The RNA shown here (transfer RNA) has 73 nucleotides and comes from a Clostridia bacterium. Taxonomically the source falls in Clostridia (Bacteria, Bacillati, Bacillota). The coordinates come from a structure-prediction model, not an experiment, and the mean pLDDT is 80. Rfam family: tRNA. Its family is annotated with triplet codon-amino acid adaptor activity in the Gene Ontology. The family's RNA type in Rfam is transfer RNA.
[in-house]
RNA sequence: GCUGGUAUGGCUCAGUCGGUAGAGCAGCUGAUUCGUAAUCAGCAGGCCGCCGGUUCAAAUCCGGCUACCAGCU
Numbered sequence: 001g002c003u004g005g006u007a008u009g010g011c012u013c014a015g016u017c018g019g020u021a022g023a024g025c026a027g028c029u030g031a032u033u034c035g036u037a038a039u040c041a042g043c044a045g046g047c048c049g050c051c052g053g054u055u056c057a058a059a060u061c062c063g064g065c066u067a068c069c070a071g072c073u
Stems, first nucleotide, its partner, number of pairs: 001072007010025004019056001027043005049065005
């Protein structure tokens, strides 16, 4: 330099053919317990790596860029 992959709550990951984002763990509150853990119920937390484009509407499609991983030269 070229090719491919990945980038989504604190962490690990889903998200179908564009229709407005969810799970588990962690956190907080309550119940339960003599107490802790466990269990159960609830709550909060992300506008989806960045910039632009297409569209009534984009995490999703298109272009560029950045970071990381792998391969090739």